Context: one part of a larger RNA
Molecule: small-subunit ribosomal RNA, 5' domain
Organism: Paraburkholderia mimosarum
This record gives sequence, structure tokens and C1' cells, in this order.
RNA sequence: GGAUGGCGCUGCUUAACAUGCAGUCGAACGGCAGCACGGGUGCUUGCACCUGGUGGCGAGUGGCGAACGGGUGAGUAAUACAUCGGAACAUGUCCAGUAGUGGGGGAUAGCCCGGCGAAAGCCGGAUUAAUACCGCAUACGCUCUGUGGAGGAAAGCGGGGGAUCGCAAGACCUCGCGCUAUUGGGGUGGCCGAUGGCGGAUUAGCUGGUUGGUGGGGUAAAGGCUCACCAAGGCGACGAUCCGUAGCUGGUCUGAGAGGACGACCAGCCACACUGGGACUGAGACACGGCCCAGACUCCUACGGGAGGCAGCAGUGGGGAAUUUUGGACAAUGGGGGCAACCCUGAUCCAGCAAUGCCGCGUGUGUGAAGAAGGCCUUCGGGUUGUAAAGCACUUUUGUCCGGAAAGAAAUCCUUCGAGAUAAUACCUUGAGGGGAUGACGGUACCGGAAGAAUAAGCACCGGCUAACUACGUGCCAGCAGCCGCGGUAAUACGUAGGGUGCGAGCGUUAAUC
Repeated sequence: GGAUGGCGCUGCUUAACAUGCAGUCGAACGGCAGCACGGGUGCUUGCACCUGGUGGCGAGUGGCGAACGGGUGAGUAAUACAUCGGAACAUGUCCAGUAGUGGGGGAUAGCCCGGCGAAAGCCGGAUUAAUACCGCAUACGCUCUGUGGAGGAAAGCGGGGGAUCGCAAGACCUCGCGCUAUUGGGGUGGCCGAUGGCGGAUUAGCUGGUUGGUGGGGUAAAGGCUCACCAAGGCGACGAUCCGUAGCUGGUCUGAGAGGACGACCAGCCACACUGGGACUGAGACACGGCCCAGACUCCUACGGGAGGCAGCAGUGGGGAAUUUUGGACAAUGGGGGCAACCCUGAUCCAGCAAUGCCGCGUGUGUGAAGAAGGCCUUCGGGUUGUAAAGCACUUUUGUCCGGAAAGAAAUCCUUCGAGAUAAUACCUUGAGGGGAUGACGGUACCGGAAGAAUAAGCACCGGCUAACUACGUGCCAGCAGCCGCGGUAAUACGUAGGGUGCGAGCGUUAAUC
């Protein structure tokens, strides 16, 4: 200094954080706080009360998820990473197969009653359910084994139904979802080895579970992983140990390359979650929005005691040269739960802010010599600004206004037909055809029309390097400066003006790298 639109990308550090935003299943269960229907009672006729009967559902039990996704790079020089190998392992959900799913029991939340506490919350009594918990039976696989044997499981829920039984619920049959045991697969994860990738010798010796063995223990699993005993080993100038620095890689920047520097965004791996330690649950954690202990800090308190953890998305204070909105939507993609409908999702998709970057476009076009006026220079003749302006004739990108208007959305769902399963033309599953619904962005992109040059140019430089020169002012002053160097009275180097050069919605400066 910064007119206007589009596209895509990107957007603080450290430490402390106010506030908001972060599951689902009633087709596992007992129930019914609230809402809406239905029913009943009372009547003051539009209100009150009762009622799980229905849709649903707060709180609760239970299942799955919460170990993913998202953030950050403190630590880590090797328990990491990259590449190549290895053997002694685990695996919820998913896929394929095999065999089952029989019969019982005792509790406990919730609800009710009572009590304590300021609160957070807690205690006692009575009572109740389950796909919660525990025995029993059975055991094709499975585990242990002395090969004789021994041990070990489960849970139901929903849809439909011709005959038979039943007062009914239902039994029974069947389909689907589950549950148990086990085999194989897939993907994922754990473990081990080799090689590779920073600096310092002004760090030369390091090591006691240390190195190996035997035997216990431990783990899903090999192993001093751990323990007892035994032996005395192991590493090191091919740099051990120590110190410093650092997340690693695919890659990025630069360079003709070889190299050098870096590791923002995106992707893979690792580590961390106020600091330090620990385990529990679980298929999976030693767990960012779980638990326990200790510490620092903050908050509440009735002083007895409690609560918290933004390196999630926004946002705040402090710090800093410096880095955004306390936005919209689950429409799409994906994730969790659910039979599904659907719910949740600051992942994500979008919008907002910033010329932070890249790309594109415009700020007019043609004509126009009286070479106007003005400015500047002048040898006073003129030269230059300069076809530049004015004038004349056009155009309308962009912007403004008016009108139209997407793709991103076809699955799930309903229905018809076929196939499977079945006693079955129910239900269910699946394939094909048809139908309807669903858009945050957004009335956005895009298209058509209207008027009108209308809405739109700056920054740096001009001594040499280095493209571009004159006048005035100043007078080693004021100042300039990347290097050489300019300035002390004729400064192309300072300041201003005219002119010129280079870039252009940018241009210069500073810092950094090659």
C1' cells in the first nucleotide's frame, strides 16, 4: 500500500483454563418419574383424580461400544523407525464347517420404609426380574494324563402358523437374531534377529542379574522376564560407557547431478494425555474425556469434608514478530449401537476469518496532432510528458439489479415376479423390475436478460554490480548503504520534483535454507 471475484491449500508456542458441545439397545430385564393416546370416576363442561391398557421411556440391572476415530511431539539415539527375515504366540466382531442349546437354585440394583451429611454421597430394613450370577446333567471336537482315566459349556428373545392338545397363556412346528464348545480362514496384534540412518575422545574403559548354565516360578508366547544354586563371564578405537541434540519414515525444498538442508500439511509407525507410580475390567488398555495412591495447582465448603484435568472442536487469559468462528448439518463418506425404524458422531462434509500460497481475470477497446492546457528541462530556437488526455465511435468480462435453476441421491423403505428355507400359497432371506421419500452447502454453481466506462493500481528502484537521468534544495550537516562506498557549494549515490526502469493485486524489507 491492498479494487473485485473464483479455485485449491494452509493457518501459533508454552503453560493455566470460564462456558458450550461427546453412546446405543424396551426384539435381554424388573418396571413407570415425565409426555401423548385409550379407558374409568367425579362433576362446576373443561378441569381434577385414577388406570402400564397402548405408543414410548427418566432413573436402574444387563449387553455391545467406550482400546476406534480426534489431538500433540514432551520423552526416546533404541524396548522407536525403515527394509529384509524368523518362531515359541493371542485374537471380540467377520467368513466357512462340526456338535449342542436339557433341567434347577440363591441373590441383588431399581421401587418402598427409615437414618446420616452443607454438599459430594453413604448406611440399614423389607421386597423383585433377567441374555446378571452359581451348581447339576450331557461332551463330536477340547484340556490334563501315569494312557487306566480325570476335568470342563450354554440363554434366551422376536415373527408366523395348517392339523393335534390346552379355559387361556401356550405346548408343538417353523423362520430369524442370539448363546455354548471346537476346527479352519481372514484381517489385526504381541515377540525375536540382521542391516541402515546425528554430533562430541577437551567422554577410554563400561558391566553384578552383569554373561552363560541347571532347576523352580511367570507370560498368550521365546527369553535373567523373575528367583535359588553353579561357573566367570559379556561389551569396547569397526568407538563401548558418558555427555549433548532429536520422534522415525514415505517424502519436502534446493541442485545439471552428486549432494546439502528439513520432516508443516497428507499417509504409515511410535510415544504421551496436569506430574510420578500402580493395577482393575476386558478379545484388546496398564486406558486423553475410567479407577486407586502420592505431588503441584485451581475451585466449592456449614471447616467436618469434597470436586477438577481442552496436547478433542470452538473459545479465554498470559507469552510472542506472528496464526481463525464460543458457526451449519449428519445431505454425502465412514464409525458405534440396534432385527429395523432410527439415535449418536466438533470424525467428516460445508460455511466464516486471513492476498498466507497457487492459478485465472479485470481495472476498458478503436480512433484521435491544434502535437491543446498544465508540469519539467532548455543553448530560449525548442524538447519532453505524449495518442497520453480531451473529443468521436464502440464493447460489457467483472460488479450491480431482475428472472430461471442444478449434479452431488440411491441405497435403507414399499410393492410385483423368481429362487431358497418350510407342513405352508404366513413369516423370513436373497436376486431382478417398478414406485415413493430424503440436500447442511444453497436459491450456491450455472444459464438468460437490463442499464452503464460505468465498480477497480499500486510498490520498489534509477553511481557500479544492475534495467533505468536531469533540475532544485542541502553542504562530511541532514542523511544513504547488500558490498565497493556517497555527502566538506556545480551530489545521475542524501531530500523533493519531472522523466525513466522493473514487477503488478501485489511490491519491497527482514529472517532462514539450498